Predicted 3D model of an 83-nucleotide RNA (c-di-GMP-I riboswitch aptamer) from Corallincola holothuriorum. The RNAcentral record of the sequence draws on Rfam.
């Protein structure tokens, strides 16, 4: 430096749900809580998905400039073990 996650150690993160809080919503944040995770660290670049305030429409509905990195791909950094 490349490949890899069988076993093990030190540690790390934290789904659902609950409380508080921000937001039009999706959802975010804080605390509790652990289903899981070897990148479940970081980045919305591509696809998927969610929301639709505003805008469009007679209505149905459409629309991301909003969200999602714990849906897949990609980029980037990194602990331990094996090779």
């Nucleotide at each position: 430096a490349g490949c890899u996650g069988a076993u093990a150690a030190a540690g790390g993160c934290a789904a659902a749900c609950c409380a508080g809080u921000u937001g039009a919503a999706a959802a975010g944040c804080u605390g509790g809580g652990a289903c899981g995770c070897a990148a479940a660290g970081c980045c919305a670049c591509c696809g998927a998905u969610c929301u639709a305030a505003g805008g469009g429409g007679a209505a149905a509905c459409c629309u991301a400039u909003g969200a999602c990195a714990g849906c897949g791909g990609g980029g980037u950094u990194g602990c331990c073990g094996g090779u």